A computed fold for a 393-nucleotide RNA from a Bryobacteraceae bacterium, annotated as Bacterial RNase P class A.
The coordinates come from a structure-prediction model, not an experiment, and the mean pLDDT is 77.
It matches the Rfam family "Bacterial RNase P class A". About the family: Ribonuclease P (RNase P) is a ubiquitous endoribonuclease, found in archaea, bacteria and eukarya as well as chloroplasts and mitochondria.
Taxonomically the source falls in Bryobacteraceae (Bacteria, Acidobacteriota, Terriglobia, Bryobacterales).

RNA sequence: CUGCGCGGUUGGGCAGCCACCGGGUUCAUUCGUUCGCGAGUGAACCGGGAGGAAAGUCCGGUCUUCUCAGGGCAGCAUGCCGGCUAACGGCCGGGGAUUUGCGGAAACGCAGAUUACGGACAGUGCCACAGAAAAUAUACCGCCUGCCGGUCUCCGGCGGGUAAGGGUGAAAUGGUGCGGUAAGAGCGCACCGCGGCCCGAGUAAUCGGGCUGGCAGGGAAAACCCCAUGCGAAGCAAGACCAAAUAGGGGAGCAGGAGCGGCCCGCUCCGUUACGACUUCCGGGUAGGUCGCUUGAGCCUCCCAGCAAUGGGCGGCCUAGACGAAUGGUUGCCGCCUGCUGUGUUGCAAAACGUAGCGGGAACAGAAACCGGCUUACAAACCGCGCAGGCCU
Numbered sequence: 001c002u003g004c005g006c007g008g009u010u011g012g013g014c015a016g017c018c019a020c021c022g023g024g025u026u027c028a029u030u031c032g033u034u035c036g037c038g039a040g041u042g043a044a045c046c047g048g049g050a051g052g053a054a055a056g057u058c059c060g061g062u063c064u065u066c067u068c069a070g071g072g073c074a075g076c077a078u079g080c081c082g083g084c085u086a087a088c089g090g091c092c093g094g095g096g097a098u099u100u101g102c103g104g105a106a107a108c109g110c111a112g113a114u115u116a117c118g119g120a121c122a123g124u125g126c127c128a129c130a131g132a133a134a135a136u137a138u139a140c141c142g143c144c145u146g147c148c149g150g151u152c153u154c155c156g157g158c159g160g161g162u163a164a165g166g167g168u169g170a171a172a173u174g175g176u177g178c179g180g181u182a183a184g185a186g187c188g189c190a191c192c193g194c195g196g197c198c199c200g201a202g203u204a205a206u207c208g209g210g211c212u213g214g215c216a217g218g219g220a221a222a223a224c225c226c227c228a229u230g231c232g233a234a235g236c237a238a239g240a241c242c243a244a245a246u247a248g249g250g251g252a253g254c255a256g257g258a259g260c261g262g263c264c265c266g267c268u269c270c271g272u273u274a275c276g277a278c279u280u281c282c283g284g285g286u287a288g289g290u291c292g293c294u295u296g297a298g299c300c301u302c303c304c305a306g307c308a309a310u311g312g313g314c315g316g317c318c319u320a321g322a323c324g325a326a327u328g329g330u331u332g333c334c335g336c337c338u339g340c341u342g343u344g345u346u347g348c349a350a351a352a353c354g355u356a357g358c359g360g361g362a363a364c365a366g367a368a369a370c371c372g373g374c375u376u377a378c379a380a381a382c383c384g385c386g387c388a389g390g391c392c393u
Stems, first nucleotide, its partner, number of pairs: 001389010012334007020049002023046010051364001055375002058373005063235004070265004075231005080094005095117001096115008118226002123224002126219002140166002142162009174192006193215001194213008239291004249282005256270004298317003302313004336361011
């Protein structure tokens, strides 16, 4: 220099005309009126009108309803430490483990990436195949050795010792080195590792150091499980109100029933010989309108605190609220990406930047009560991090 990947920000701009939705002001008019005004219609003018993911419906809430308020069991979720937040399975910082690049002899350092990161000594289950053996562990090849035999530098048989070397495997029961031994083995020693005790730093996770002990089976809980912490349910098709219509319909059950996520206990309310509370079956009517509905844990500039997430303060802003569901079409200029042809500049080169003409292109994708996250999709531009390649020295 070029390309690729990951993360972040943006995701065309300006102006005009016509059209659609909603709001405000003024005027006119109709109806109502408690004479303040309210509702409808029309006209003019002035503002506003999809996202960074609106998607998924995966988490957490605000809000609404379920009559008040509990205990236990079961169930579900989370899981290193600290902080932020209304809360979260989210975010920020730190630690551990694994890993990539660079530097270094190494230890380690710097810059990144991933992390479903409590517990395997409470218990149960699992680790195929291969292998002698994968836990109530173990000897295939081999090494050493006693006795016997033979074709006698060696081989075979019976017995003993061995787990250092080789093999199998994802993993073989601490590792490397030295000594020692018949051959070996923590058998002994040094260092590393592991266990115990102590000291220091740190809020902590954890890190560092000292002493001591020859000291051991591992993996996996995104298996069951154990531990700690937490958890009402349903949801805007929630719910509230108005108007209208029908059939003030017919039947069954039972002393109980309803309420609170499931079950039990407890509590509260309604009801008790059926006409009731409640549950349920058959049948009929309505499916219209208004509210909820957008001022918010809201957004923006600056300042302060903090490594940061974030919090606080002064000031400014109001930015869709539709309801078979609006926000579209068109014109011009500019900008972005790109193909071909010609041409210029910079550079040692690889390459980059510009200019003229003729063309082409523009991603993912539409609110529906609202908000904070996560996940997924995405042409192009810019910024950061990492990796690969090219040129020159």